[in-house]
RNA sequence: GGGGAUGUAGCUCAGUUGGGAGAGCGCCGGCUUUGCAAGCCGGAAGUCGUCGGUUCGAGCCCGGUCAUCUCCA
Numbered sequence: 001g002g003g004g005a006u007g008u009a010g011c012u013c014a015g016u017u018g019g020g021a022g023a024g025c026g027c028c029g030g031c032u033u034u035g036c037a038a039g040c041c042g043g044a045a046g047u048c049g050u051c052g053g054u055u056c057g058a059g060c061c062c063g064g065u066c067a068u069c070u071c072c073a
Stems, first nucleotide, its partner, number of pairs: 001072007010025004019056001027043005049065005
């Protein structure tokens, strides 16, 4: 320098046919207990890496760019 993969909540990930942004764990509050854990109920947390484009509408399609991993040189 060139090719490929990945980037979504604090962490691990789903969303792969363009129209509701979600799950588990974690965190906060409540119930239960003498207390803790477990259990149950509720809640907070995301400019979907970033910039631009297409579209009535983009996490999803297109282009640039950044980061990490990997292959080639």
The prediction has a mean pLDDT of 82. A computed fold for a 73-nucleotide RNA from a Planctomycetota bacterium, annotated as transfer RNA. The source organism's lineage runs through Bacteria, Pseudomonadati and Planctomycetota. Its Rfam family is "tRNA". The family's RNA type in Rfam is transfer RNA.